[in-house]
Context: one part of a larger RNA
RNA sequence: CGUUAGAGUAUUGAGAGGAUUCUUCCUUAGUACGAGAGGACCGGGAAGGACGCACUAUCUGUGUACCAGUUAUCGUGCCAACGGUAAACGCUGGGUAGCAUUGUGCGGAGAAGAUAACUGCUGAAAGCAUCUAAGUAGGAAGCUCACCUCAAGAUGAGUACUCUCUAAGGUCACGGGAAGAACACCCGUUGAUAGGUAUCAAGUGUAAGCAUAGCAAUGUGUUCAGCUGAGAUAUACUAAUAGACCAUGUGA
Numbered sequence: 001c002g003u004u005a006g007a008g009u010a011u012u013g014a015g016a017g018g019a020u021u022c023u024u025c026c027u028u029a030g031u032a033c034g035a036g037a038g039g040a041c042c043g044g045g046a047a048g049g050a051c052g053c054a055c056u057a058u059c060u061g062u063g064u065a066c067c068a069g070u071u072a073u074c075g076u077g078c079c080a081a082c083g084g085u086a087a088a089c090g091c092u093g094g095g096u097a098g099c100a101u102u103g104u105g106c107g108g109a110g111a112a113g114a115u116a117a118c119u120g121c122u123g124a125a126a127g128c129a130u131c132u133a134a135g136u137a138g139g140a141a142g143c144u145c146a147c148c149u150c151a152a153g154a155u156g157a158g159u160a161c162u163c164u165c166u167a168a169g170g171u172c173a174c175g176g177g178a179a180g181a182a183c184a185c186c187c188g189u190u191g192a193u194a195g196g197u198a199u200c201a202a203g204u205g206u207a208a209g210c211a212u213a214g215c216a217a218u219g220u221g222u223u224c225a226g227c228u229g230a231g232a233u234a235u236a237c238u239a240a241u242a243g244a245c246c247a248u249g250u251g252a
Stems, first nucleotide, its partner, number of pairs: 001153001005164007015150004021049007033038001051107005060100003066094005071086006110145001112144002118138004165251001169246004174188004193239003196235005202228003209222005
């Protein structure tokens, strides 16, 4: 921009894409078959590989400043306690949320339809024969449907319901997001959306100060403390305010 007024919500499915995989074992059954050696179809059950989709309850990794330890040096006048820097965490030990895979869960269902090669039944032309000429039955990991996803720019532009006629609705702005490169998408006062605060979870591992034991390094008590990013619950305390714009004359 179109879809012939403008919107909101829910849909149909022309069409398109994906997937539709492989192996082993048990059983049927040492049966059918075969002189023996050997050894099934069909059917039932189980396990696994690769691939794909999803997830974080568990395991594992990361988690750049969340906690602790520690060396050198500089600084806060000194002690103590802290802060800066040491290649973009100085080094070391851990680690919440999130993310990820090595982890977990799930998936490949059909006694469907039409067929290929091929196998048939009946059967003439051609008194026989012949799967074919009329008629008719089977038959594949392939085709169609079925499964998953998208889908009315399907210009053939579909359908249903509701709303609006100085509007309905939408955009910006504002607070945000398990949504995200931008855009888009989703939520928001009829509110727990973010921040703050409180409690808890979880992490680290027993803070500082003081007291005490020891000549001291250090230990012990107060103290499973202190501190803490993303997590949970609660709470309108702060901010989602105030506003601006588009659309619009009943639709050739």
Description: The part of an RNA shown here (large-subunit ribosomal RNA, domain VI) has 252 nucleotides. Its Rfam family is "Bacterial large subunit ribosomal RNA". Rfam links the family to the GO terms structural constituent of ribosome and ribosome. The prediction has a mean pLDDT of 83.